SAM riboswitch aptamer (S box leader) from a Chitinophagaceae bacterium, 120 nucleotides, folded computationally.
The prediction has a mean pLDDT of 82.
The sequence was found by an Rfam model in a public genome assembly.
Of the family's consensus pairs, 91% are formed in the model.
Lineage of the source: Bacteria > Pseudomonadati > Bacteroidota > Chitinophagia > Chitinophagaceae.

[in-house]
RNA sequence: UACUUAUCAAGAAAGGCAGAGGGACUGGCCCGAUGAAGCCUUGGCAACCUGUUUUGCAAUCGUUUGCAAUUGUAAAGCAAGGUGCCAAUUCCAUCACGCUAUAAGCGUGACAGAUAAGUC
Numbered sequence: 001u002a003c004u005u006a007u008c009a010a011g012a013a014a015g016g017c018a019g020a021g022g023g024a025c026u027g028g029c030c031c032g033a034u035g036a037a038g039c040c041u042u043g044g045c046a047a048c049c050u051g052u053u054u055u056g057c058a059a060u061c062g063u064u065u066g067c068a069a070u071u072g073u074a075a076a077g078c079a080a081g082g083u084g085c086c087a088a089u090u091c092c093a094u095c096a097c098g099c100u101a102u103a104a105g106c107g108u109g110a111c112a113g114a115u116a117a118g119u120c
Base pairs, nucleotide, nucleotide: 002119003118004117005116006115007114008113013042014041015040016039017038021031022030023029026093027092028091043086044085045084048082049081050080051078052077053076054075055074056073057072058071059070060069062067090112094110095109096108097107098106099105100104
């Protein structure tokens, strides 16, 4: 880089350096000298993976038939490790289908993107 699966309406910012951009792309609409990007420090959110705790179930083994151990699995919890994240629904849109109270709105799916885990 490509592919697969899952999630994307919730959540969580202060300080220092720096000095004009940023919100992926295009359009819109926003954020920004009351300080953007980036870097550093500290803090936090979340629970994808690892880890760990409790409970249920199943299998196996042991057994004094009371149960214990291991493995798997389901649910709930913790937050130590690996990531991620901390304006606005992924800020909004495009296409297809459906619905409604039809200058429009809503829902579902596809496309695009982000993140995690895995595969080549």